Predicted 3D model of an 85-nucleotide RNA (c-di-GMP-I riboswitch aptamer) from a Bacillota bacterium. The coordinates come from a structure-prediction model, not an experiment, and the mean pLDDT is 85. The model forms 95% of the base pairs in the Rfam consensus. It matches the Rfam family "c-di-GMP-I riboswitch aptamer". Gene Ontology term of the family: cyclic-di-GMP binding. The sequence was found by an Rfam model in a public genome assembly.
[in-house]
């Protein structure tokens, strides 16, 4: 600086579920708990999806709408371990 098909050290990291706490909710956060994961480590920059308290419409059932929410959806940006070349 490139590549991890496959193989190596240290080790990391944790999906569903359960349980407690916070949200309106989506989820989030702590313990338990492994489906996986070489960026599953950071970052909502763009597309995606979820969700609609508020807020619009509407007689209403309902719709619309993110300032929430998700990087374990994808794609950008950024730091980084081993390994091989």
């Nucleotide at each position: 600086a490139g590549u991890g098909u496959c193989u190596c050290a240290u080790g990391g990291c944790a999906a569903a579920c359960c349980a407690a706490u916070g949200g309106a909710a989506a989820c989030a956060u702590u313990g338990g708990g492994a489906c996986g994961c070489a960026a599953a480590g950071c970052u909502a920059c763009g597309g995606g999806u979820c969700u609609a308290a508020g807020g619009g419409u509407g007689u209403a059932u309902a719709c619309c709408u993110a300032u929430g929410a998700u990087c374990g959806c994808c794609g950008g940006g950024u730091u980084g371990c081993c390994a091989c070349u």